[in-house]
Molecule: SAM riboswitch aptamer (S box leader)
Organism: Polaribacter sp.
């Protein structure tokens, strides 16, 4: 790199360094940026995927406080991730509404993150 599953709601920034880009990629639009972009570092924070824990239910060729699973609640030590606005919009495919021109809506795809597998 590729695959499977889940989420793609909300939330949370200061300093240092750097010096012109950035919002994933291509094109267009829109927006941020010398009142200092990206990258990197430090500290702080957010969230709750992994995780910790409690209760209930349930499974097991026997048993269950002890092992597994599901649901609900609580937590934040650790592993990731994230901390302008927004997966920003359009573009490709499918469905659908209409005045059949395009446009709107929904989904897919694509992207992002996590867990798992090799």
């Nucleotide at each position: 790199a590729c695959g499977u599953u889940a989420u793609u709601a909300a939330g949370a920034a200061a300093g240092g360094c750097g010096g012109a880009g950035g919002g994933a990629a291509u094109a267009g639009a829109c927006c941020c940026g010398a009142u200092g972009a990206a990258a990197c570092c430090u500290u702080a924070g957010c969230a709750a995927c992994c995780c910790u824990u409690u209760a209930u239910u349930u499974g097991u060729u026997u048993u269950a406080u002890u092992c597994g699973a599901a649901u609900a609640g609580a937590g934040a030590a650790g592993g990731u991730g994230c901390u302008a606005c927004a997966u920003u919009c359009u573009a490709u495919c499918c469905a659908u509404a209409u005045a059949c021109g395009a446009u709107g809506u929904g989904g897919a795809a694509a992207g992002a993150u996590a867990a798992c597998a090799g």